[in-house]
The RNA shown here (transfer RNA) has 73 nucleotides and comes from Zophobas morio. Its Rfam family is "tRNA". It is annotated as a transfer RNA. Its mean pLDDT, the model's own confidence on a scale to 100, is 82. RNAcentral holds the sequence, with entries from Rfam. The source organism's lineage runs through Eukaryota, Opisthokonta, Hexapoda, Dicondylia and Zophobas.
This record gives sequence, structure tokens and C1' cells, in this order.
RNA sequence: GCCCUCGUGGCCUAAUGGCUAGGGCAUCUGACUUCUAAUCAGGGGAUUGCGAGUUCGAUCCUCGCCGAGGGCU
Repeated sequence: GCCCUCGUGGCCUAAUGGCUAGGGCAUCUGACUUCUAAUCAGGGGAUUGCGAGUUCGAUCCUCGCCGAGGGCU
């Protein structure tokens, strides 16, 4: 230098171009408990890496850039 894969809450992960981006863990509040843990109920937390384009509509398609991993030279 070229090619491939990936980038979504604090962490992990899902979503056929179409409802307010779903779930698990964690965290917070409450219940229970002498206290803690466990269990149960509820809450908050995402400009879907950045920018642009296509489209009535983009996590999804296209282009550029950034980052991570792998391959070729």
C1' cells in the first nucleotide's frame, strides 16, 4: 500500500429498509431480611464510531474518514 470482517447504554448481544432500537449482566429505588446475600417489583441509562449520499423512511444500502482484528505484498 491492497483486501476481508467488525464498531449499537458501563459490559455483552439482537433487530427483513418501516411502531417509542429489544434482551441479558451491571447500576439505582422499593419489597423481603436483624444486616448482607439471594429472590421479587419498578426506574434511569443509546445522537446505533464520525460525516455525507440514496430513499417517503437507514442500525440495515452506497461513499469518505476514524478505530479494532485478520490476511496479502